Predicted 3D model of a 121-nucleotide RNA (Glycine riboswitch aptamer) from uncultured Rhodoferax sp. The source organism's lineage runs through Bacteria, Pseudomonadota, Betaproteobacteria, Comamonadaceae and Rhodoferax.
RNA sequence: CCACUGGAGAGAGGCGCCUCACCCUUCAAGGUCAUGCGCCCACCGAAGGAGCAACCCGCAGUCAGCCCGCCGCCCCGGUGGACAACGGCCCGGCGAAUCUCUCAGGUAAAGCGGACAGCGG
Numbered sequence: 001c002c003a004c005u006g007g008a009g010a011g012a013g014g015c016g017c018c019u020c021a022c023c024c025u026u027c028a029a030g031g032u033c034a035u036g037c038g039c040c041c042a043c044c045g046a047a048g049g050a051g052c053a054a055c056c057c058g059c060a061g062u063c064a065g066c067c068c069g070c071c072g073c074c075c076c077g078g079u080g081g082a083c084a085a086c087g088g089c090c091c092g093g094c095g096a097a098u099c100u101c102u103c104a105g106g107u108a109a110a111g112c113g114g115a116c117a118g119c120g121g
Base pairs, nucleotide, nucleotide: 001121002120004118005117006116011041013040014039015038016037017036021032022031023030042107043106044105048103049101050100051099056093057092058091061089062088063087065083067081068080069079070078071077
């Protein structure tokens, strides 16, 4: 990548417009009505998209104490020694998901779609 199988969630929401159809009618006028379109509200996360934790990386920034012996007087002070930056923090880079966001997508059933999983090639 291909085939097969399984595969969740959420309003048959509101308003407006058009078409078909139907009702009515005087071949008028009028009325009803999405499965279509537009707007609004609510909601879902599993196409796609976006966000980030650890690890790792950096010619960025910042941080020098602490312990022991002796002197004096415990602290403050003086002197000698051991350890400690091959580090800590922060900033930047990198950075996954069924997490998060909800741009996109979706929201009766069915169908379509569907992350992911199983199996075979």